Annotation:
The RNA shown here (SAM riboswitch aptamer (S box leader)) has 131 nucleotides and comes from a Bacteroidota bacterium. The model forms 97% of the base pairs in the Rfam consensus.
Formats: sequence, C1' cells, structure tokens
RNA sequence: AAUUUAUCAAGAUGCGGCGAGAGAAUAGGCUCAUUGACCCGCGGCAACCAACUAAAAGUUGAAGCUUAGGCCGAAAUUGGAAAACAGGUGCCAAAUCCUACCUCUGAUGAGAGUAAGAGGAAAGAUAAAUU
Repeated sequence: AAUUUAUCAAGAUGCGGCGAGAGAAUAGGCUCAUUGACCCGCGGCAACCAACUAAAAGUUGAAGCUUAGGCCGAAAUUGGAAAACAGGUGCCAAAUCCUACCUCUGAUGAGAGUAAGAGGAAAGAUAAAUU
C1' cells in the first nucleotide's frame, strides 16, 4: 500500500503550551475559533485486539462401585461471559456535523415533481487477519 471481516446516533466537564484557521476529499451548507479553536503534552474515555478467567459444553480419563449393560468421576486439555486492570492501537464538539448516488413513503399539487422522512450503497475512520 492492497484485500477481507466487523463497528461507526454511547463515552470522554478539563489543565498547560502554540498562535490561525479547523471540521477526510470535491461541492453546497452549517458549526467551532484571539473569551485561543486545530495541533502537542498531561489528564480522561473504553470500540477492537491481547491478557486474566466463571459457568454451560466437548475430548482423554485415575481411583471406586457394578446386576458386567454400565455407573460415578480425580486430573489434564479445548472452550469461554461479565467485572477489574489499562498491555497494543485508537478516541476525547455537533450522528462519520448534514447533504450529494439508488430505492421507498410523501403533506401539498391538475400532474410531473417538491418540503419532509425511512432504508441501502459509495467514500471515509478504527481494529484484526492475510498478501
């Protein structure tokens, strides 16, 4: 960098520094911002992975019992939720801030459509795996 899978309406009052734009891309909006945004550090949150494991369940099965069909079952192993912890990343305004592409509903309208709403894609972000 690419591919696949999953998730994306929850959560994270802040303090210090810097000094002008920021909210992914294009466009249209709408917000935040010298009352200091964005970004960095501290701090915080807890999505994924890892780790730690309870129970159910699976495999092997000691000792013992037996009407010889089995019963019972130590131990090992697989498995695995929540909580705690905060390891690897991540995240800490507004739904991924909203919309754009497709489908459906659609007040109103003679009708086509439209305001508005719902769903699905595309793109993006994050995590894991693979190349």